[in-house]
RNA sequence: GUUCGAUAAAGGCAAACCCUGAGUGAUCAGGGGGCGCAAAGUAAAGGGUCUUUAAAAGAAACGAAGCAGUACAAAAAGACAGCCUUACUGCCGAA
Repeated sequence: GUUCGAUAAAGGCAAACCCUGAGUGAUCAGGGGGCGCAAAGUAAAGGGUCUUUAAAAGAAACGAAGCAGUACAAAAAGACAGCCUUACUGCCGAA
């Protein structure tokens, strides 16, 4: 130095939820709060999940009607890094 990750040491981040604000929304920011995390640091490059608008087409269960032009859904635009891969950077130093 690289790999690796300890009942090590110093620390760090901060889930759900609550309050305030922004956004149509997913969600984001600040404060509180701690579920957890060896990158739970940064980056939407590849997937995936979610949101909005929705083309064409278009159900079912159940039923006397209806349900319903509803659910699903191409495409487009967004969100999520604490979903995975990837890229870059970083503390310590046992086995």

The prediction has a mean pLDDT of 86. This is a predicted structure of a 95-nucleotide RNA (c-di-GMP-I riboswitch aptamer) from Planctomycetes bacterium RIFCSPLOWO2_12_38_17. Taxonomically the source falls in Planctomycetota (Bacteria, Pseudomonadati). It matches the Rfam family "c-di-GMP-I riboswitch aptamer". From the family's description: GEMM was predicted in a large-scale screen for bacterial structured RNA regulatory elements.